[in-house]
RNA sequence: AUGACAGUUGAAGCGCCAGGACUAUUCCACGGACGGUAACGGAAUAGUUGACGAGGAGAGGGUUUAUCGAAGGUUCGGCGGAUGCCCUCCGGUUGCACAUGACAGCCGCAAGCUUUUGUAAAAAACAGAGGGGCGACCUUCUGGACAAAGGCAAAAGCGUUCAUGCUA
Numbered sequence: 001a002u003g004a005c006a007g008u009u010g011a012a013g014c015g016c017c018a019g020g021a022c023u024a025u026u027c028c029a030c031g032g033a034c035g036g037u038a039a040c041g042g043a044a045u046a047g048u049u050g051a052c053g054a055g056g057a058g059a060g061g062g063u064u065u066a067u068c069g070a071a072g073g074u075u076c077g078g079c080g081g082a083u084g085c086c087c088u089c090c091g092g093u094u095g096c097a098c099a100u101g102a103c104a105g106c107c108g109c110a111a112g113c114u115u116u117u118g119u120a121a122a123a124a125a126c127a128g129a130g131g132g133g134c135g136a137c138c139u140u141c142u143g144g145a146c147a148a149a150g151g152c153a154a155a156a157g158c159g160u161u162c163a164u165g166c167u168a
Stems, first nucleotide, its partner, number of pairs: 014080004019076001020049009052069003058089006090108006098165005112158008126143007
């Protein structure tokens, strides 16, 4: 140094890099002769790059291109993971008092369907000032902005099942 084992820490635009792109070094190739050299091309080695925030977790199993917008040369491409989605279960809730059950729908601190209005809030990119590296690039600080979905609140319309019991 590499590999294996064990322990600790660490995450969801999260982690990794064998494609690609780019950088450096060395070499090869290029040709009318010699010498030299630039660009283009190739090889090896070593590096760099490879998602900006908002939002999202009842349990188990399954699944993979798992929500929203910003930016714009690769945020390309690949692998893994993941709060998504599906099924089942647990608990709850709506179906015009209550209880039990069925059926249909919804919710996991919220909870029938549709529509409208309001609401709070980005970060990078950008500009400026630094630091590191031969370089590709990396990183810190300052400044001013600009989203969408979801959530929350209000309003309107539609819907408001069946059985048994009980109350009035």
GlmS glucosamine-6-phosphate activated ribozyme aptamer from Halalkalibacterium halodurans C-125, 168 nucleotides, folded computationally. Rfam family: glmS glucosamine-6-phosphate activated ribozyme aptamer. The family's RNA type in Rfam is riboswitch. The source organism's lineage runs through Bacteria, Bacillati, Bacillota, Bacillaceae and Halalkalibacterium halodurans. The prediction has a mean pLDDT of 77. The sequence is in RNAcentral, with records from Rfam and Ribocentre. RNAcentral records the identical sequence in 2 taxa.